[in-house]
């Protein structure tokens, strides 16, 4: 240098089905009450300018979806994957205009995290589900050092083991 592997409630993706979301919605219809009834003004639609659209309360009838999740099957794998910063292209979030960069998807570079579990804090979320980040705890795998051993201490996957 090449190749093949190991950790285990191991990681990620797709499809099907199910529950929840929710009898919810700034959804549809209908009815009653009210209304600042024109202009101005106020609020909302990621922010600003311009423009456009919409706007209160009660009852009745109807009535979704997305992200996320359980289970089953299949696929790709062991920096699997996740995350932070930053660059770039395209599309989207009212636009027929301009600016901004807020968010989402894709991608390159650099950095951090060996892995799953439990607890606390914070964020997202309808949620006590779940996901993400930080801290702590024991456990587990791996290498190094010490040891007769049991075990103890320490390191990180750019690692470890086998073969050529």
């Nucleotide at each position: 240098g090449a190749u093949a592997g190991a950790g285990g409630c191991g990681c990620g993706g797709c499809u099907g089905c199910c529950a929840a979301g929710a009898g919810u919605a700034g959804c549809u219809c209908u009815u009653c009450c009210a209304u600042u009834u024109a202009c101005c003004g106020g609020c909302g639609c990621g922010g600003g300018a311009c423009g456009g659209c919409g706007c209160g309360g009660g009852g009745g009838a109807g009535g979704a979806a997305a992200g996320g999740g359980a289970c089953a099957g299949c696929c790709g794998c062991c920096g699997a994957a996740g995350u932070g910063u930053u660059g770039c292209c395209a599309g989207g979030c009212c636009g027929g205009u301009c600016c901004c960069u807020g968010c989402c998807u894709g991608u390159g570079a650099c950095g951090c995290u060996g892995g799953g579990c439990c607890g606390c804090c914070g964020g997202a979320g309808a949620a006590u589900a779940u996901c993400c980040g930080g801290c702590g705890g024991a456990c587990u795998g791996u290498c190094g050092c010490g040891g007769a051993a049991a075990c103890g201490c320490g390191g990180a996957g750019a690692g470890c083991u086998g073969u050529c």
The RNA shown here (Lysine riboswitch aptamer) has 164 nucleotides and comes from a mouse gut metagenome. The prediction has a mean pLDDT of 76.